[in-house]
RNA sequence: GUGGCCGUGGCGUAGGGGUUAUCGCGUCUGGUUGUGGCCCAGAAGAACGUGGGUUCGAAUCCCACCGGUCACC
Repeated sequence: GUGGCCGUGGCGUAGGGGUUAUCGCGUCUGGUUGUGGCCCAGAAGAACGUGGGUUCGAAUCCCACCGGUCACC
């Protein structure tokens, strides 16, 4: 340089047009415990990489760019 794939809470992920989005781990609060862990209950935390386009409506489709990754040269 060319081509493919990926980008969603702190981390890992689901969601592939329809009412500001799932689950796990972690964090916080309470219960339990002599204390801690395990366990139980609850809570906070992401408008989805950036910009534009299509659409009544976009995390989702299209284009460009940015970043990561793989292959080729």

A computed fold for a 73-nucleotide RNA from a Pseudomonadota bacterium, annotated as transfer RNA. The source organism's lineage runs through Bacteria, Pseudomonadati and Pseudomonadota. It matches the Rfam family "tRNA". Rfam classes the family as a transfer RNA. From the family's description: Transfer RNA (tRNA) molecules are approximately 80 nucleotides in length. Their secondary structure includes four short double-helical elements and three loops (D, anti-codon, and T loops). Further hydrogen bonds mediate the characteristic L-shaped molecular structure. tRNAs have two regions of fundamental functional importance: the anti-codon, which is responsible for specific mRNA codon recognition, and the 3' end, to which the tRNAs corresponding amino acid is attached (by aminoacyl-tRNA synthetases). tRNAs cope with the degeneracy of the genetic code in two manners: having more than one tRNA (with a specific anti-codon) for a particular amino acid; and 'wobble' base-pairing, i.e. permitting non-standard base-pairing at the 3rd anti-codon position. The coordinates come from a structure-prediction model, not an experiment, and the mean pLDDT is 81. The sequence is in RNAcentral, with records from ENA.